[in-house]
């Protein structure tokens, strides 16, 4: 320098032939226990890496940029 993959909640990751974004763990509150652990119930938490475009509508399609991993040279 060129090709490809990935970027979504604090962490690990789903999902989406374009139509209000989810799980597990963690966190907060409550109940059970004398307390811890644990179990159960409820809740908070995300501009879907950034920008632009297409569209009535974009996490999803197109382009550019950034980060990361990998292959080739």
């Nucleotide at each position: 320098g060129g090709g490809g993959g990935c970027g979504u909640a604090g962490c690990u990751c789903a999902c989406u032939u374009g139509g209000u974004a989810g799980a597990g763990c963690g966190c907060u509150u409550g109940a059970a226990u004398g307390g811890c652990a644990u179990u159960c119930a409820a809740g908070a938490g995300g501009u879907a890496a950034a920008g632009a475009g297409u569209u009535c509508g974009a996490u999803c399609c197109u382009c550019u940029u950034c980060g990361u991993c990998u292959c080739c040279a």